């Protein structure tokens, strides 16, 4: 020590993305009331106007104005005062600090800790000694020049605590001796001689004394000089620690070291001569890129990670470069000189500047502030001081930049007020929130009244005490008194008044706290991920509500956790990324055993030093309080020093023998290498027999062959490979296979001598390393990349086939990769078995050489327990449980690419990214789907059969075209004689044209107007429909007048209508896989989970039907059976039905009496249950055979359709939610249209004939239907049909003829006595109305069509054929649709195939689910990257060339105040010249980086693009790795 979202159908892992947290020198939006305290140019160390930011000291020194004033002169002026005063200059200190910025710079820069026996220090503090006596100069200043300025020159004059000598002068320094301490003297101490270097005054008090004075003098301060010591400060040195890249690996000549010299304060190549050849470096040198460090801040539990803004401390820079100069201190932000680049004046001759100081300005930028007050406070400079100076500092200003505090009231207050919103229309909900009522006054505004900070310091009085001769002067000390505040009339205080002036932000799909309503319709949009939005968005936008946080919310950038996702605490590598292809072995890192010795590096304890302050943490204290501050104490280092311990590592020494080895004595064995050598088989070549063929293949061809092939026998040639060959041997892999010999390596038993830890492992680095391949020369039989040439196919650069070159073999040399695997690295120890097999060795039973059996070792298999593992699986051969050392791993994809580099003759090999791009990519398992896998199994699935469809007219249905319109709807299978059980109007539908209505054709309320209601009648009109007119007067109360009810009306308001739109928002219904046998639960187990069992196995059924077996027991939805029909029988009942016996009738008929027997009718029952037999089979289930029976295994048929599938069909049956319409998409009416016709498909009917057609006779049904109805008989018409009406609501009547069939006859194979389409022409029937547009019937016409390509559909028994028949629609109109019955068959007994299914196994990259995944070219478009002639830039370092200024050295003749010297002249000093070095520049030749470039190259993305079809299934040729 917190998690979460995202891969999948699900599930576990892997693994990456993303979230939720604190932070921030912030910025942006939206907003904004107060106040403390902090912060405030990250970018251009870009450029800078203005003003300020470092001066002071007259108690060092000279000089020295003016303005006003005051007086004189007529008056110019002149004097005094101003005033020794501004004020410059000489001189002293200071300006090196304070303040900024982080550009440079990976280095002793920083940090820590040491060292200096290699050094410096001005002012300060202490000690000690002194401070005599002299000179010459010069600025200022004045005269004059020059110049535009900036300055400058010349001559003259001065002073000094300026600036030179001179004397003094040691405990100084410089030489040397002597001696301490030290590892070491250049330290300490102690002598010697000689040598050298000092000073400066100034300001005060004084009694005597001296002197004219000044003043000696005495006394205090202040400076001043030599020394010596301290405190701070500093400089050098050194260990440790201190990013990133190795696609940077070798750097280095002043480089390492040495002597000598020089130089510094000091070491030292720092410099410089010689000497030597060293120095550094995989513990990462050089190179490159990136950066000041650090107390510390931020984040995290911590370990760690990122960051150095504000504060504190070091460093380094100051316009770029470079160099000295003062000085104690600098190589010097507001000093100097040089170049440079840039700005600025300028009279063009020349001159000036340096804000990364505080304000400010442009620029840049997302972005970051006043050209403000004071020096009152703390601090610095100077000064004795008073004081001046201080943009340091205090302070105020601006900005919610942070952090932190307080406020926008507070209590009460339901009609739950209005308004908003939502509604299910009842209502909810903003919401005690407002209103009102009562109270409070924080803050803000006004009045008022006001600080703390300021007195420890100077001043001023005064006491005391040092000093001193002194009461003076000065210094401590004390006590009183005055004066100083920028900030500020500020902070606190008070005081009156009044809720009075003060609330936004961002969220609400899920991580996430927080839900409705409208808009919009893959559009605008949103998005951190995941993903919203294609008409019902909690995901856009807006309203409401609601959550969260608050004067702030939020975006967005950056950091850290979250991330155990670089894992040191803390990961991993058999399949998820990941063990080097494998030995040898060099550094390295690890190492057996002893009560051994020793040391004491590590480790471990104590003290000691130091880790600055600030921060953090803790306790105290101050601001009303917090943030903030202030006091304390605590922490904090791999740090250093010292003492100690001495188990352990570790070094050193000593033993040991259990690791390692060597020795001897055996056995295996495709271990390597060389020579020699064998027999079988391909092919060839001779020669012999032979004759048409061979050969190949899915089938073929090409190929061979009558010039004799294949086929057989004999010879002979030449190459390769070696049957026997195993989960057996061997070897480190790769890899080794006839046999002989020769030479050689490993491992392995067995006694037993021996060395005595010699071990492991292994970066680098060396060696070997399959196949392909390359180079040189051989060799080539067979096979065979590439290449011809047959097929296949759409195509086929393929797969088959025929040939056939490289190779394939040898032998020399590269190459150096492989799915080089056991996808398992090496060692070394441990952990329970069990069973093969190869090799040793030992027992033991035994003549044994064989053989059984037990045992010990080393190999090599397979099964497992524990443990492990995501699972799979692994399991003494570990993927268990430990050690040791290698090597590799951090999402996919770009990409094993580019670039650079090593290698290589080449192909290539190894090392090895990075823009951009996704939010996945993957392991394993799991349920399913699939499979041109597997196994069982079914079905008119297929075969076998009958019959048909596609050709022909016809009928209907769809499409398709037409049109004003030809309404919709249904589209593989499961749309197409389907919704439609029946469109001339009607139906009907906004389908069209035309007229018309508007509360409406229909409902329901409320309101109002007249009237009951309801009838007729005129006008117009195609009708709706729009007007006029007339008649009537009803029920219930009430005397009446009237009021009610119920209709009808007018006028209005709610509303109704809607066959309009979504079947992809839905209910119900339907299809359809399918009557196929499956689908599920409970509860137990199992597995981490999805799940799995059950429900799978063996057997059996039509069946998950049953039967055994079993971690499964059980149940439930289906299946069966229940139910209807049908098929025997009985039983009951017999009227309209039947009629056998009886009896009566009739041309005849159950006609009629009558019967209840038979048929049937219709209510009940019996029957069939694998029950019985025998068999087979597990003693089963169960089949398979038979008796029996009307009926045998579900008797035939039918209703019944599990969990589901197809967003499968229906909003036009019916409901119904949402969206459109309301004088029109709604109602009504007239008339069209749905029937339109070049075409195509579908169901279908007739037929092409002779099993037939015509004619004439004769028979035998079932099931139904009849009143808006069926309609006999009978007249009439050829008929359709009419006319009349019997009978019947029907087992009575009727429709009603049943048809095929049969009997006889004709026809005689023809487009016909087949076929009946069209069409004319008369008729009939329904209907208001048969023109669009019906049906029927007669007579006339007499079209296709002679059995129907490719395909295809139906059916297994009363089945298909075939005949007709009857319903229902319905005024009429059936070739469809739904029923009956009647003749009545062929074939199969079987699952290879096609198709459909159903179990179970399998494989899978599929789960939208094979109508799936995917994969490459090509083409379009955009991103970014690579190479490219080349061009442009930057960098640093070499090499030459030129070289300012300054420096050092030589020179030093023109020259010059001090010292010497009388002079000459020396000393110094010094222009000016030489040399050395150099900065910037130039020029070369590389190097290295970054731009950019015609043109190219491959990636990644991107819409339904072209082309194929690679891969996952056996993916239809297993797949894949290497390599050509």
């Nucleotide at each position: 020590u917190a998690g979460a979202g995202u891969u999948u159908g699900a599930u576990c892992c892997u693994g990456g993305c993303u979230c939720a947290g604190a932070a921030u020198c912030a910025a942006c939006g939206c907003u904004g009331g107060c106040g403390g305290c902090g912060u405030g140019c990250c970018u251009a160390a870009c450029a800078c106007a203005u003003g300020c930011a470092a001066g002071u000291c007259g108690a060092a020194c000279g000089c020295g104005a003016a303005a006003g004033u005051g007086g004189a002169g007529c008056a110019a002026u002149c004097c005094a005062u101003g005033a020794g005063u501004a004020g410059a200059g000489u001189g002293g200190c200071a300006a090196a600090c304070g303040g900024g910025u982080g550009a440079g710079u990976a280095a002793c820069a920083c940090g820590u800790g040491g060292g200096u026996g290699a050094c410096c220090u001005g002012c300060c503090u202490u000690c000690g000694a002194g401070c005599g006596g002299g000179g010459g100069a010069u600025a200022a200043c004045g005269u004059c020049c020059c110049g535009a300025a900036a300055g400058g020159g010349a001559c003259g004059c001065u002073a000094a605590u300026a600036c030179c000598g001179c004397a003094u002068g040691a405990c100084a320094u410089c030489c040397u001796g002597c001696u301490u301490u030290u590892u070491a003297a250049u330290a300490g101490g102690u002598g010697g001689a000689g040598a050298u270097c000092a000073a400066a005054g100034c300001c005060g008090g004084g009694g005597a004394u001296c002197g004219c004075a000044a003043g000696a003098c005495c006394u205090g301060g202040c400076a001043c000089u030599c020394g010596a010591a301290g405190a701070g400060g500093g400089g050098c040195c050194c260990g440790c620690g201190c990013c990133u890249g190795a696609u940077u690996a070798g750097c280095u000549a002043g480089u390492u070291g040495g002597u000598g010299a020089g130089g510094u304060a000091a070491u030292g190549g720092c410099u410089c001569a010689c000497c030597a050849a060293g120095g550094c470096g995989a513990c990462g040198a050089u190179c490159a890129g990136u950066a000041u460090c650090c107390g510390g801040c931020c984040u995290g539990a911590g370990a760690g990670g990122g960051c150095g803004g504000a504060c504190g401390g070091a460093c380094a820079c100051a316009c770029u470069g470079g160099g000295a100069c003062u000085g104690a201190g600098a190589c010097a932000c507001g000093g100097c000189c040089c170049a440079g680049a840039c700005u600025c004046c300028u009279a063009c001759g020349g001159g000036a500047g340096g804000c990364a100081g505080c304000a400010g300005u442009g620029g840049g930028g997302a972005a970051u502030u006043g050209u403000u007050c004071g020096c009152a406070a703390u601090g610095g400079g100077c000064g004795c001081a008073a004081g001046c100076c201080u943009g340091a500092c205090g302070a105020c200003g601006c900005a919610a930049c942070g952090c932190c505090g307080c406020g926008u009231g507070g209590a009460g207050g339901a009609u739950g007020a209005a308004g908003a919103u939502c509604u299910u229309c009842g209502g909810g909900u903003c919401g005690u929130a407002a209103a009102c009522u009562c109270c409070u006054u924080u803050c803000g505004a006004u009045c008022g009244a006001g600080a703390c900070g300021a007195a420890u310091g100077g001043c001023c009085u005064u006491c005391g005490g040092g000093u001193g001769a002194a009461c003076a002067a000065u210094c401590c000390g004390g006590a009183g008194g005055a004066a100083u505040g920028a900030c500020g009339g500020u902070a606190c205080c008070g005081a009156g008044a009044g809720a009075a002036g003060a609330a936004g932000c961002c969220c609400c799909g899920g991580c996430u706290a927080a839900c409705u309503c409208c808009g919009u319709g893959c559009c605008a949009g949103c998005a951190g991920c995941c993903g919203c939005g294609g008409u019902a968005a909690u995901a856009c936008g807006g309203g409401g509500g609601g959550g969260g946080c608050a004067a702030g919310c939020g975006u967005u950038g950056u950091u850290c956790g979250g991330a155990a996702u670089u894992a040191c605490u803390g990961g991993g590598c058999g399949u998820a990324a990941a063990g080097g292809g494998c030995g040898c072995g060099u550094a390295g890192g690890c190492g057996g055993c002893c009560u051994c010795u020793g040391c004491a590096a590590g480790u471990c304890g104590a003290c000691u030093g130091u880790g600055a302050a600030a921060u953090c943490u803790c306790c105290g204290g101050g601001c009303u309080u917090a943030a903030c501050c202030c006091g304390g104490a605590a922490a904090g280092g791999u740090c250093a020093g010292c003492c100690g311990a001495u188990a352990c590592u570790g070094c050193a020494g000593g033993g040991c023998u259990a690791g390692a080895g060597u020795g001897c004595a055996g056995a295996a064995g495709g271990g390597g290498c060389a020579a020699c050598u064998g027999g079988a088989a391909u092919u060839c070549u001779c020669g012999g027999u032979g004759u048409a063929g061979c050969g190949g293949u899915g089938a073929a061809a090409u190929g061979c062959g009558u010039a004799g092939a294949u086929a057989u026998c004999g010879a002979g040639a030449g190459g390769a490979a070696c049957a026997c060959u195993g989960c057996g041997g061997c070897g480190a892999a790769g890899g080794c296979g006839g046999g002989u010999u020769g030479c050689u390596g490993g491992g392995c038993u067995g006694a037993c001598a021996c060395u005595g830890a010699c071990g492991c492992u292994g970066a680098a680095g060396u060696g070997c390393g399959a196949a392909a391949g390359c180079u040189a020369g051989g060799g080539g039989a067979g096979c065979g990349a590439a290449c011809g040439g047959g097929a296949u196919u759409a195509g086929a650069u393929a797969c088959c086939c025929c040939g056939g070159u490289a190779g394939u073999c040898c032998u020399a040399g590269c190459c150096u990769u492989a799915a080089a695997c056991g996808a398992u690295g090496a060692a070394u120890g441990c952990u329970u078995g069990g069973u093969g097999u190869c090799u040793g060795g030992g027992g033991u039973u035994c003549u044994a050489u064989a053989g059984u059996c037990c045992c010990c070792g080393g190999g090599u298999g397979c099964c497992g327990u524990c443990g492990c593992u995501a699972a799979c699986g692994c399991u003494u051969u570990a993927a268990g449980c430990a050690u040791u050392c290698c090597g590799c791993c951090u999402g996919g994809g770009g990409a094993g690419u580019a670039c650079g580099g090593u290698c290589g003759c080449a192909a290539g090999a190894c090392u090895g990214a990075a823009a951009c791009u996704c939010a996945a990519a993957g392991g394993a398992a799991u349920u399913g789907a699939c499979g041109g896998g597997g196994g069982c199994u079914c079905a008119c699935a297929c075969a076998a059969g009958c019959g048909g469809u596609g050709g022909a007219g016809g009928a209907u249905g769809u499409g398709g075209c037409u049109c004003a319109a030809u309404u919709c709807g249904a589209g593989g299978c499961u749309a197409c004689g389907c919704g439609a059980a029946g469109a001339a109007c009607c139906u009907u539908a906004u389908c069209c044209u035309a007229g018309u209505c508007u509360u409406g054709a229909c409902a329901u309320g409320g309101u109002u107007u007249g009237g009951a209601a309801c009838c007729c009648u005129c006008u117009u009109g195609a009708a709706a429909g729009a007007g006029a007119g007339g008649g009537g007067u009803g029920c219930u109360c009430g005397c009446a007048a009237g009021a009610g009810a119920g209709c009808c009306u007018u006028a209005c308001c709610a509303c109704a209508g809607g066959u309009g739109c979504u079947g992809c928002a839905u209910g119900g219904c339907u299809g359809u896989c399918g009557u196929c046998a499956g689908c599920u639960c409970g509860u137990g187990u199992c597995g981490u989970g999805a799940g799995a069992u059950g429900u799978c196995g063996g057997g059996u059924u039509a069946a998950g039907u049953c039967c055994c077996u079993u971690a499964a027991c059980g149940a439930g939805c289906g299946a069966a059976a229940c139910c209807c029909u049908u098929g025997u029988c009985c039983u009951u009942a017999g009227u309209u039905a039947c009629c056998a016996g009886c009896g009566g009738g009739u041309c005849a008929u159950g006609c009629c009496g009558g019967g209840g027997a038979c048929u049937c009718u219709a209510a009940g029952g019996a029957g069939a249950c694998u029950g019985c037999c025998g068999g087979u089979g597990u003693u089963a289930a169960a089949c398979c055979g038979g008796a029996g029976g009307a009926a045998g295994g579900u008797g035939g048929g039918g209703a019944u359709g599990a969990c589901g599938u197809c967003a499968a069909g229906u909003c036009c049956u019916c409901a119904u939610g949402g969206c459109c319409u309301u004088u029109a998409u709604g109602a009504c009416u007239a008339g069209g249209g749905c029937u339109g016709c070049a075409c195509a498909c579908g169901u279908c009917c007739u037929a092409c004939a002779a099993u037939g057609g015509c004619g004439c006779g004769c028979a035998c049904a079932a099931a139904g239907c009849g009143a808006c109805g069926c309609a006999a008989a009978c007249u009439c018409g050829c008929a359709a049909g009419a006319g009349c009406c019997a009978g019947c609501a029907a087992a009575u009547c009727g429709c009603a003829a049943a048809a095929a069939u049969c009997g006889c006859g004709c026809c005689c194979c023809a487009g016909u006595u087949c076929g009946g389409a069209u069409u004319g022409c008369a008729g009939g029937c329904u209907g208001c109305a048969a023109c669009c547009c019906g049906c029927c019937u007669g007579c006339a016409u007499g079209a296709a069509g002679c059995c129907g390509g490719a395909a295809u559909c139906g059916c297994u028994a009363g089945u298909a054929a075939u005949c007709g028949c009857g319903g229902g629609u319905c005024a009429g109109c059936a070739u469809a649709c739904c029923g009956c019955g009647g003749u009545g068959a062929a074939u199969g007994u079987g699952u290879u195939c096609c198709u459909g299914a159903g179990c179970c196994u399998u494989g899978u990259a599929c789960a939208c689910a094979c109508c799936g995944c995917c994969c490459g070219u090509c083409a379009a478009g955009c991103c970014a990257c690579g190479a490219a002639a080349g061009u442009g830039g930057g960098g640093g370092g070499c090499g030459c060339c030129c070289a300012a200024c300054a420096g050092u050295c030589c020179u030093g003749u023109c020259g010059u105040a001090a010292c010497c010297g009388u002079a000459a002249g020396g000393a110094a000093c010094a222009a000016g010249g030489g040399a050395c070095c150099u900065a910037a520049g130039g020029c070369g030749a590389a190097c290295u980086c970054c731009g950019u470039g015609a043109u190219u190259g491959g990636g990644a993305c991107u819409a339904a693009g072209u082309c194929g079809u690679a891969a996952c299934a056996a993916g239809g040729u297993a797949a894949c790795c290497g390599u050509a």
Molecule: small-subunit ribosomal RNA
Organism: uncultured bacterium